Model confidence (mean pLDDT): 79 of 100. This is a predicted complex of two RNAs, RNase P RNA and transfer RNA, with 435 nucleotides together. Rfam match: Bacterial RNase P class A. Rfam links the family to the GO terms tRNA processing, dimeric ribonuclease P complex and ribonuclease P activity. The family's RNA type in Rfam is ribozyme.
[in-house]
RNA sequence: CGAGUCCGCUGGGCGACCGCGGUGCCUCGUGCAUCGAGGAAAGUCCGGACUCCAUAGGGCACGGUGCUGGGUAACGCCCAGGCGGGGAGACCCGACGGAUAGUGCAACAGAGAGCAGACCGCCGAUGGCCUUCGGGCACAGGCAAGGGUGAAACGGUGGUGUAAGAGACCACCAGCAUCACGGGUGACCGUGGUGGCUCGGCAAACCCCACCGGGAGCAAGGCCAAGCAGGGAUCGGACUGCCCGUCCGUCACGUCCCGGGUAGGCCGCACGAGCUCGACCGGCAACGGCGAGCCCAGAUAGAUGGUCGCCCCCGGCUUCGGGCCGGGACAGAAUCCGGCUUACAGGCGGACUCAAAGC
RNA sequence: GCCGGGGUAGCUCAGACGGUAGAGCAGCUCACUCGUAAUGAGCAGGUCGUCGGUUCAAGUCCGAUCCCCGGCUCCA
Numbered sequence: 001c002g003a004g005u006c007c008g009c010u011g012g013g014c015g016a017c018c019g020c021g022g023u024g025c026c027u028c029g030u031g032c033a034u035c036g037a038g039g040a041a042a043g044u045c046c047g048g049a050c051u052c053c054a055u056a057g058g059g060c061a062c063g064g065u066g067c068u069g070g071g072u073a074a075c076g077c078c079c080a081g082g083c084g085g086g087g088a089g090a091c092c093c094g095a096c097g098g099a100u101a102g103u104g105c106a107a108c109a110g111a112g113a114g115c116a117g118a119c120c121g122c123c124g125a126u127g128g129c130c131u132u133c134g135g136g137c138a139c140a141g142g143c144a145a146g147g148g149u150g151a152a153a154c155g156g157u158g159g160u161g162u163a164a165g166a167g168a169c170c171a172c173c174a175g176c177a178u179c180a181c182g183g184g185u186g187a188c189c190g191u192g193g194u195g196g197c198u199c200g201g202c203a204a205a206c207c208c209c210a211c212c213g214g215g216a217g218c219a220a221g222g223c224c225a226a227g228c229a230g231g232g233a234u235c236g237g238a239c240u241g242c243c244c245g246u247c248c249g250u251c252a253c254g255u256c257c258c259g260g261g262u263a264g265g266c267c268g269c270a271c272g273a274g275c276u277c278g279a280c281c282g283g284c285a286a287c288g289g290c291g292a293g294c295c296c297a298g299a300u301a302g303a304u305g306g307u308c309g310c311c312c313c314c315g316g317c318u319u320c321g322g323g324c325c326g327g328g329a330c331a332g333a334a335u336c337c338g339g340c341u342u343a344c345a346g347g348c349g350g351a352c353u354c355a356a357a358g359c
Numbered sequence: 360g361c362c363g364g365g366g367u368a369g370c371u372c373a374g375a376c377g378g379u380a381g382a383g384c385a386g387c388u389c390a391c392u393c394g395u396a397a398u399g400a401g402c403a404g405g406u407c408g409u410c411g412g413u414u415c416a417a418g419u420c421c422g423a424u425c426c427c428c429g430g431c432u433c434c435a
Stems, first nucleotide, its partner, number of pairs: 001358001002354009012311007020036006026029001038330001042341002045339005050217004057244004062213005067081005082096001083094004097208002102206002104202002119147002121143003126140002128137003155173006174198001176195008221267004230258004236248003260434002274294005280289003312328006360431007369384004378415001386402005408424005
């Protein structure tokens, strides 16, 4: 070189002309100036801001999260660390609390599936019978080493022991429980001792423990204008499950149903957990602080586009001439932010690794 | 824009706490009939929308994704 891992960025460029939407200005011309999509604007999967529900406390239920420490407005996100797994390595992956709190599940196969079990097998020492005295036979019975079934069969290896065997006993190893010491904020790690000899899996099954969560959502909600036609039912209602408690209301201007009208405007709504830069400060980092500079879409059936020229990239053709033709990823704001996830042609930069094969 | 519900045989739908998927109609074959229908007997038909994960095992539990359906303005 090659093969690969991780992090970050980019997402055609420039010019002219004609359009579309916002804002500002005046000489109100259909004038001038200025701004006008994204890294995902997407899915709506989490978390917030904001607004209303007159009030929003406690308990239960329900839902969510789940190693530790930190970051953050908050999070199911991010950073660092621990443990487990994968890779030769750089690195990658992990819903990773509890199975000695309890309830439950394990089809088929298999003898036996949860304080289990004996199909094949091994033995048949003891007791019975036979004997050529070597032993043989059958049963009662003993065993769980080996085979077999299964996703899973109640530690592994070696020895002692025995009729055959077995943690029955012993040594080492693995694992569990527990104690002490040391390190660490902690998850956890290291060393040593003791114990009974082994005590399995599933909690993305119910559940237990810890923590979090009131509900609805900008079609929230507020103001103005226009227009119409009221009628019926019901009796307390609110915290969009229940109870307590609290509050509102005291016969309606509430709730539900039927019918009628409107299809307009303004605010919310664009200065914000804002963006950019820093050779600055703290921190391993996520991030925080400080300083300077900047204003950066606000439509409402929804603007952000088109044509031409030159260049860039890709594909094809080629008379090889920078000649001709075609094309430019995914997609696209709708109250706004922080994340996650998913889609994405091609290109750029940085850090790092190397087993095999080849040059 | 916001909020819900659902994808299982050709069609319409089942599937209590995971154990290997059914029903009705339609289809095919046979019987009955002179023939058809009806009826009776039998048969076939399934990537459980797609892709991952948990588990010994997933239609079922969890995550992502694709598609379909429904609801939501204001005034009196």